[in-house]
RNA sequence: GGGCUGGAAGCUCAACGGUUGAGCAGUGGUCUGAUAUGCCACCGGUUGAGGGUUCAAGUCCCUCCCGGCCCA
Numbered sequence: 001g002g003g004c005u006g007g008a009a010g011c012u013c014a015a016c017g018g019u020u021g022a023g024c025a026g027u028g029g030u031c032u033g034a035u036a037u038g039c040c041a042c043c044g045g046u047u048g049a050g051g052g053u054u055c056a057a058g059u060c061c062c063u064c065c066c067g068g069c070c071c072a
Base pairs, nucleotide, nucleotide: 001071002070003069004068005067006066007065010024011023012022013021018055026042027041028040029039030038048064049063050062051061052060
């Protein structure tokens, strides 16, 4: 330099173009004599940045940034 792939909640990851979710973590409650487990609720997102297409973009297109793999 070229190609492929990934970037979303504190962490690990889902999400046909149609309200962004789960598990873990955190907080509160319930339960217990007290802990732990279990259960319920809550909290937590500029979906890497900027443009474009669309009634509507995490998703499609373009450029750039960061990580990984391959080729040279």
The prediction has a mean pLDDT of 83. Transfer RNA from an Anaerolineales bacterium, 72 nucleotides, folded computationally. It matches the Rfam family "tRNA". It is annotated as a transfer RNA. The RNAcentral record of the sequence draws on ENA. Lineage of the source: Bacteria > Bacillati > Chloroflexota > Anaerolineae > Anaerolineales.